[in-house]
Molecule: small-subunit ribosomal RNA
Organism: uncultured bacterium
RNA sequence: GACGAACGCUGGCGGCGUGCUUAACACAUGCAAGUCAGGGGGCCCCGCAAGGGGUCACCGGCGAACGGGUGCGUAACACGUGAGCGACCUGCCCUCGAGUGGGGGAUAGCCGGCCCAACGGCCGGGUAAUACCGCAUACGACGCCCGCUUGGAAGCGGGACGUGAAACCUUCGGGGUUCGAGGAGGGGCUCGCGGCCUAUCAGCUAGUUGGCGGGGUAACGGCCCACCAAGGCGAUGACGGGUAGCUGGUCUGAGAGGAUGGCCAGCCACAUUGGGACUGAGAGACGGCCCAGACUCCUACGGGAGGCAGCAGUGGGGAAUCUUGCGCAAUGGCCGAAAGGCUGACGCAGCGACGCCGCGUGGGGGAUGAAGGCCUUCGGGUUGUAAACCCCUGUUGCCCGGGACGAACACGCCGUUUCGACGGCGCUGACGGUACCGGGUGAGGAAGCACCGGCUAACUCUGUGCCAGCAGCCGCGGUAAUACAGAGGGUGCGAGCGUUGUCCGGAAUCACUGGGCGUAAAGGGCGCGUAGGCGGUCUGCUAAGCGUGUGGUGAAAGCUCGGGGCUCAACCCCGAGUCGGCCGUGCGAACUGGUGGACUCGAGCACGUCAGAGGCAGGCGGGAUUCCGGGUGUAGCGGUGGAAUGCGUAGAGAUCCGGAAGAACACCGGUGGCGAAGGCGGCCUGCUGGGACGUGGCUGACGCUGAGGCGCGACAGCGUGGGGAGCAAACAGGAUUAGAUACCCUGGUAGUCCACGCCGUAAACGAUGGGCACUAGGUGCUUGGGGGAGCGACCCCCUGAGUGCCGGCGCUAACGCAUUAAGUGCCCCGCCUGGGGAGUACGGCCGCAAGGCUGAAACUCAAAGGAAUUGACGGGGGCCCGCACAAGCGGUGGAGCAUGUGGUUUAAUUCGAAGCAACGCGCAGAACCUUACCAGCCCUUGACAUGGGUCGGACCGGCGCAGAGAUGCGCUUUCCCCGCAAGGGGCCGACUGCACAGGUGCUGCAUGGCUGUCGUCAGCUCGUGUCGUGAGAUGUUGGGUUAAGUCCCGCAACGAGCGCAACCCUCGCCUUUAGUUGCCAGCACGUUUGGGUGGGCACUCUAGAGGAACUGCCGGUGACAAGCCGGAGGAAGGUGGGGAUGACGUCAAGUCCUCAUGGCCCUUAUGGGCUGGGCUACACACGUGCUACAAUGGCGGUGACAGUGGGACGCCAGGUCGCAAGGCCGAGCCGAUCCCCAAAAGCCGUCUCAGUUCGGAUUGCACUUUGCAACUCGGGUGCAUGAAGGUGGAAUCGCUAGUAAUCGUGGAUCAGCACGCCACGGUGAAUACGUUCCCGGGCCUUGUACACACCGCCCGUCACACCAUGGGAGUUGGUUCUACCUUAAGUCGCUGCGGUAACCGCAAGGAGCUAGGCGACCACGGUAGGGUCAGUGACUGGGGUG
Repeated sequence: GACGAACGCUGGCGGCGUGCUUAACACAUGCAAGUCAGGGGGCCCCGCAAGGGGUCACCGGCGAACGGGUGCGUAACACGUGAGCGACCUGCCCUCGAGUGGGGGAUAGCCGGCCCAACGGCCGGGUAAUACCGCAUACGACGCCCGCUUGGAAGCGGGACGUGAAACCUUCGGGGUUCGAGGAGGGGCUCGCGGCCUAUCAGCUAGUUGGCGGGGUAACGGCCCACCAAGGCGAUGACGGGUAGCUGGUCUGAGAGGAUGGCCAGCCACAUUGGGACUGAGAGACGGCCCAGACUCCUACGGGAGGCAGCAGUGGGGAAUCUUGCGCAAUGGCCGAAAGGCUGACGCAGCGACGCCGCGUGGGGGAUGAAGGCCUUCGGGUUGUAAACCCCUGUUGCCCGGGACGAACACGCCGUUUCGACGGCGCUGACGGUACCGGGUGAGGAAGCACCGGCUAACUCUGUGCCAGCAGCCGCGGUAAUACAGAGGGUGCGAGCGUUGUCCGGAAUCACUGGGCGUAAAGGGCGCGUAGGCGGUCUGCUAAGCGUGUGGUGAAAGCUCGGGGCUCAACCCCGAGUCGGCCGUGCGAACUGGUGGACUCGAGCACGUCAGAGGCAGGCGGGAUUCCGGGUGUAGCGGUGGAAUGCGUAGAGAUCCGGAAGAACACCGGUGGCGAAGGCGGCCUGCUGGGACGUGGCUGACGCUGAGGCGCGACAGCGUGGGGAGCAAACAGGAUUAGAUACCCUGGUAGUCCACGCCGUAAACGAUGGGCACUAGGUGCUUGGGGGAGCGACCCCCUGAGUGCCGGCGCUAACGCAUUAAGUGCCCCGCCUGGGGAGUACGGCCGCAAGGCUGAAACUCAAAGGAAUUGACGGGGGCCCGCACAAGCGGUGGAGCAUGUGGUUUAAUUCGAAGCAACGCGCAGAACCUUACCAGCCCUUGACAUGGGUCGGACCGGCGCAGAGAUGCGCUUUCCCCGCAAGGGGCCGACUGCACAGGUGCUGCAUGGCUGUCGUCAGCUCGUGUCGUGAGAUGUUGGGUUAAGUCCCGCAACGAGCGCAACCCUCGCCUUUAGUUGCCAGCACGUUUGGGUGGGCACUCUAGAGGAACUGCCGGUGACAAGCCGGAGGAAGGUGGGGAUGACGUCAAGUCCUCAUGGCCCUUAUGGGCUGGGCUACACACGUGCUACAAUGGCGGUGACAGUGGGACGCCAGGUCGCAAGGCCGAGCCGAUCCCCAAAAGCCGUCUCAGUUCGGAUUGCACUUUGCAACUCGGGUGCAUGAAGGUGGAAUCGCUAGUAAUCGUGGAUCAGCACGCCACGGUGAAUACGUUCCCGGGCCUUGUACACACCGCCCGUCACACCAUGGGAGUUGGUUCUACCUUAAGUCGCUGCGGUAACCGCAAGGAGCUAGGCGACCACGGUAGGGUCAGUGACUGGGGUG
């Protein structure tokens, strides 16, 4: 795009079309084929009659073989197209010729009788014809004979004889009838060509193929029969199976093509199923006959009737397809002389949006841009000129009126007439009072459907929450869904719109036009060769192909163009074109073909040479291995990652000598050679195949390819017989391992070897079929020939054949190929058409078997693949880092306690954090508070914010009572400004009700911000250019170097940004400025000896400014670079130590309980207040710590020495009391001034290895302190108690120097509470060979089937569910074949002593015909056995999906 459609929603009008695609299922009822001047008669009517009219059945004629329906069957001369019939028929019609003479016998109707339920039938009598039968005649016809012609039996001519006709009616106009010839139209038969699937149908055939002779037919014919011969068909697809009416056309498509055959038209076939003939011009007959079968109906049970695939209609089937209408007015048909009759053909109407076409549902104006709806960032936006409203119009509908064309014939009348006919008038309409026209009415009656994620035109809100649902493909939906559902809005089409189904297109996705096969699917394993296809140069002839002219045909409709008719269109009419084709004929001869001649360059032959693991057979050889014998000799050998099994004191292994056997041939040996492929390797001989080069003698296109076919064909395997050294499936043992039916080891049988015969596969690979030709080069190797030079095997050049590498054009999706093509062409073969199922099943062929060849489908998936790209990953590689390992020091893991977590418990034990990167984390302070949790008691505009109204008054504060408290009740106190006042304003409080507050309620996977982590790792990118079809690459890779993408060099790159480094802070040295509260060298005073005082600012220090370090210098090294190594100087050296600083990004990492915030949820509660409890629970488990286990220690003693900080609700000197915590008194200090403040490890003494003078848990008693309050649940002190613990399994952590370790000190939080955290100083080590390994990381490279990226992907069994399918004892059905039996109707043959009007005969009788009988053939049916297809089947096999 299309449709004979169907379904869903919707539906105003008209025109033209169209309407059982399924059950060729069954049919009630009515209608669909009759008619007539031939004939006699019955009945009725008119008439006196003759006669006439009407009607009915019958005899007779014509028709009923047309028209109408359907698509079963049919793969066929059925159809289409073109020819042929010298092998034919043809009623009615037309033309021409010639006739129509004379007779005869019956019969239906009718009458009478009989049988009968019905249908119907029988007997007798009598009758007519255009019914029937002889006779006569017949040019021509037919038979027979002859001649001409012809390929032939056609045609033409001649001839004697024989044969064959007829019908009459009449209105007197005419009609009919017979014979013959011709025509037209119709039909029959034959042939060429054309059009389905299947080869898993490969062979078929007995009337089969042909002949002779017959029969039969309108006619040819094996159509049929007898006999004879053995043929005929087939890979150009016979035979079989499946499917199907064919065509003009129709749909689609640019076309070629594909699909299709409904309506209309041509042909065919069929008429309930099967068979059969009759009549006839024509039938094997839809509305005829006979028989058989099934079915239906009637029946008196004896028998009968029937055939809608005609028009309507009914049931049924189905997703689905109409009225039991009107009319013969028109067109056409049959009959008739005609009038006329009949006609479900046809013309019309009805029903159905089934299709096509046309029309309408209104037009113009109209912005406060109404209301309402929807959205909203609350401003507004949108629906939307849309509506209202104003002004118009009048299609259609409705009402009224008018009102056709189609009609002209026939016929009648009139006129004309060369009689054939013509003209005029009249008569005739189913549709229909319809179309159409006029008038009236009045915007009045007339819009829906689908879609809005992308493809694809059209977006928002709400609901829902992987639910409900959507979906053509991709895919949407798991709480913000433009994808579901609703709504608003929008888009598209519009009396329709969607959906489904089917066909074509897109699909170059079966490729003729117009594809492919190295790696995506696809080259046969290789050769020889049959058919076939294709084929070199010159020339003659031919004319099949081919070209051109012309003739015939190619039905109409359709289609295209032009024109015309319905108001337009659809539709219809006219004309033209097309109809691609086929058949004939004339001409042409380039090309292809055919045929004749010639040629040599293709191909082959010959001759001369050459290389070679080419093949087959025979013989020979050495080395090695193993075994056997002997000698020497002693304890191991062997084997592995390490071992063990195994061998060995009965003498192994080792070594020497001798012997035996089998297999394979080291070195040479090579991207060397040979072969078609498989493949071929010691040497010699024989036989043998192929190739190359040279010569140009011979043949003269002999060629190429090759469906089938035939042969060859590695390994393994099979059969028979040999052989068997080594090796070695199976097998055994030993190891390894979680296991180890493996890898490793020790053994070891088939086999490997030989002969003969099978098998016939392979990653049989160059994953690349063969042949020929053409198209840049460079460089090797093998092997020929020629030339130059030369002593030469060296060297140089040219030219073949072969074999490699590199590379250009070109090709390719890329990779790559590239004279050995995957380039450019021609020829031939094979093969492919998404993945899985499956190279499976079934069938067939082959095989001894194993199995091979051929080779599907159901079902299932939305992919499966190729090449390349970027990442990520690897028990891949290279290079390089890091307390990563190693080296070392100290810990954790064991104990007790502290603390966090899990778990458990609980009314609650609030919540979060979860590998590293949660767990002394949020918590830098949970007794109340905090607090988010639980229980109970309370409040409801609220503890807090803003706004309105009313009332009151400052707010604040104090007191009493009740209560656990919140709270409630009561008492008390009390404003400012303006204004005389009333009143107003400000502020505050209370009350009120509404907007609202409030939420540590949910979502960190809706978010901002902040943070962790990789990682202080050295990376991450961009612009322009260049390369690539593209992803992308280049730059950023490479060579060096660095802590570093740090720097240098190179380079199709050149630059740039974020990172690195530096700039900042701090520590280390120096200078300078400044000098109190700090300092005291020199001077002075003073003694209570303390920088205490005067004084000073030198030093220390404090805190500001500056200097200093840059590989700058020297040497070496490196590439003359960057840099590295060493050295000098220097307080400091190659980033001097530390800090701050964290690229692009990753982990949907963490946090809605810091804060902020979208959405959702709660609203007398999920908000708020309070008391009490809980977060502190405790069988357990883990993390992080503290204290220890002791002598490098404990205890006692001791006027050694720091630094950072903090201090007013504070730090607290000093004094005093207490054993102590602490109490009391109390100076100083808002602090370089006073205080905290004592530093501790240190040093001296003692203890002597013990659960201790270690260790301090636990517990008791007594105190102290903070606080409203220490019961749950704080800290501290004293006395008493004195637990576990004696260095901690597997495992695991930190640290590279002022570091680890060790020692104490301060601070934040804080009323109080520190083993945690943050900070400070004191003492102060050990070790680093090195980068193999573990972990993490960087760069390059490689492989990849990974890309939520190895915590990836993914394979098979098993278990479960579902689905389709193979096998299967069988079983059921369809179809078909063979043989036999039976034989209806019927035809044919024979018979016909029964019957018999016409002719012959005077008659008897005969001829002829016939009933009957017999036979042949034969439908249905039966018996038996096959083929094939399908259904089903216990059980069973694999497969698919989840």